Molecule: c-di-AMP riboswitch aptamer (ydaO/yuaA leader)
Organism: Micromonospora sp. KC213
RNA sequence: CGGCCGGCACCGCCGAAUCGCCCACGGGCGAGCCGGGGGCCAGGUGGUCGGGGUGAAUCCGCAGCCACUGCGGUGGGGCGUGCCCUUCCCGCCCGAACCCGUCAGCUAACCCGGUAGGCGGUCGCGGAAGAAGGA
Numbered sequence: 001c002g003g004c005c006g007g008c009a010c011c012g013c014c015g016a017a018u019c020g021c022c023c024a025c026g027g028g029c030g031a032g033c034c035g036g037g038g039g040c041c042a043g044g045u046g047g048u049c050g051g052g053g054u055g056a057a058u059c060c061g062c063a064g065c066c067a068c069u070g071c072g073g074u075g076g077g078g079c080g081u082g083c084c085c086u087u088c089c090c091g092c093c094c095g096a097a098c099c100c101g102u103c104a105g106c107u108a109a110c111c112c113g114g115u116a117g118g119c120g121g122u123c124g125c126g127g128a129a130g131a132a133g134g135a
Base pairs, nucleotide, nucleotide: 010121011120012119013118014117018031019030020029021028022027032115033114034113035112036111037110041105050103051100052099053098054097059073060072061071062070063069064068076094077093078092079091080090085130086129087128088127089126
């Protein structure tokens, strides 16, 4: 000097997943945010070949050892940080996974639940327009 790994602090990203209080330190309560169930209404009946939910993550084609996996694309989604919001252009990515258990349309009253996890930070210096707000 360079590379790799670990810890703390801080700054950021995906996501609802943050904040405050209490605690016998097992956890609990509340706020905020998020999700589910649930009338009138809608719906002709039957069909295990079930049906449904969270999520951006759905669908199509090709191939294989065809349960499934791989490749290509795609509905859709995210990022490009020096306030936030909207739009355009450009660039880079994701396009998963899990859960309920024969059952659930929407839904006022009402009822129930979650508040995790995973990453990046010396590099990128993305380019414009507008609105709103503040000192």